Model confidence (mean pLDDT): 84 of 100. A computed fold for an 81-nucleotide RNA from an Actinomycetes bacterium, annotated as c-di-GMP-I-GGC riboswitch aptamer. The organism belongs to Actinomycetes, within Bacteria. It was read from a public genome assembly, where an Rfam model found it. The model forms 91% of the base pairs in the Rfam consensus. Its Rfam family is "c-di-GMP-I-GGC riboswitch aptamer". Gene Ontology term of the family: cyclic-di-GMP binding.
[in-house]
RNA sequence: CCUGGAAAGGGCAAACCCGUCACGAGGCGGGGGCGCAAAGCCAAGGGUCUCUCCAGCUGGGAGACAGCCUGGCUGCCAAAG
Numbered sequence: 001c002c003u004g005g006a007a008a009g010g011g012c013a014a015a016c017c018c019g020u021c022a023c024g025a026g027g028c029g030g031g032g033g034c035g036c037a038a039a040g041c042c043a044a045g046g047g048u049c050u051c052u053c054c055a056g057c058u059g060g061g062a063g064a065c066a067g068c069c070u071g072g073c074u075g076c077c078a079a080a081g
Base pairs, nucleotide, nucleotide: 002081003078004077005076011036012035016031017030018029019028020027021026034067040073041072042071044070045069046068047065048064049063050062051061052060053059
């Protein structure tokens, strides 16, 4: 360095439930644990979704998702190979 993390010490946390915020997609906190070696961070490109404007078009505006893909930045541990 590759690689692995069911080798170990640790980490994160889907669905669902409760509370709370938001018109909403969803966010946050608690429980929970399907999974994850970047499931840490960034909406830049694509994608999906929401609200809204215009009855107009291959449309405009404002948003959500990083656990959909690509890209960028950063990063824990070290048994085996």